[in-house]
RNA sequence: AUGUUAUCAAGAAAGGCAGAGGGAAUAGACCCGUUGAAGCCUUAGCAACCCUUUAGUAAUAAAGAAGGUGCUAAAUUCUACCCGACACAGCACAAUUCAUUUAUUGUGAUAGUUGGAUAGAUAACUA
Numbered sequence: 001a002u003g004u005u006a007u008c009a010a011g012a013a014a015g016g017c018a019g020a021g022g023g024a025a026u027a028g029a030c031c032c033g034u035u036g037a038a039g040c041c042u043u044a045g046c047a048a049c050c051c052u053u054u055a056g057u058a059a060u061a062a063a064g065a066a067g068g069u070g071c072u073a074a075a076u077u078c079u080a081c082c083c084g085a086c087a088c089a090g091c092a093c094a095a096u097u098c099a100u101u102u103a104u105u106g107u108g109a110u111a112g113u114u115g116g117a118u119a120g121a122u123a124a125c126u127a
Stems, first nucleotide, its partner, number of pairs: 003125006013043005021032003026080004044072003049068002051064005076119001081116002091108006
C1' cells in the first nucleotide's frame, strides 16, 4: 500500500518556538484565526482500540491506566449520491364557494429522520 472488522452527536488545554492561514479532498454554505492559523516541542488531560487484573469453557462482563496508538472548537462543522413519509406551516396547480377579499377540498414539487451508500478518520488484524 491492499483488504477485513469495530467505532465516529459523549469526553478532554495550557505554555514555548513560529508567523498566515486553517476546518481531509472538489463545490457551496457556515465557522476559527495577528486577542496569533498551520507546523514543531514541552507539560497536562480525555478516552479505553491494543493492553493489565478478576469472573467465565467461551461469548462476554466488571475494574484499572504502567506501556503502544489515538484524541483534546463546532455531529466526521453542515450539504452533495439513493430512498424519502405522518402531522403542521409555506409554495404551485385544479375544483367548489364568495361581488371581492376569502374559505374548503384534492393533487404536485420542495423540504424533512441519530435512515442507507460513497468518501474520510482512528484502532486492531492482515499477503